[in-house]
RNA sequence: GCGCACGUAGUCUAGCCUGGUAGGACAGUGCCUUCCCAAGGCACUAACUCGGGUUCAAAUCCCGGCGUGCGCA
Numbered sequence: 001g002c003g004c005a006c007g008u009a010g011u012c013u014a015g016c017c018u019g020g021u022a023g024g025a026c027a028g029u030g031c032c033u034u035c036c037c038a039a040g041g042c043a044c045u046a047a048c049u050c051g052g053g054u055u056c057a058a059a060u061c062c063c064g065g066c067g068u069g070c071g072c073a
Stems, first nucleotide, its partner, number of pairs: 001072007010026004020056001027045006049065005
């Protein structure tokens, strides 16, 4: 330099193909339960890598950038 794959809360991940309320687990905070702790239950906090395009509507489709990984040279 070229090609391919990937990028979603503090962490792991679903959703993307086939556009329509961003979901789950762990973690954190509060409450309930308990003599206390742990465990358990309930609620809350928190995310789509960036820019542009298409569309009534983009995490999702298209183009480009950035980052990570793999392959070729």
The prediction has a mean pLDDT of 83. This is a predicted structure of a 73-nucleotide RNA (transfer RNA) from a Candidatus Micrarchaeota archaeon. Rfam family: tRNA. The family's RNA type in Rfam is transfer RNA. It was read from a public genome assembly. NCBI's taxonomy places the organism under Archaea, Nanobdellati, Microcaldota.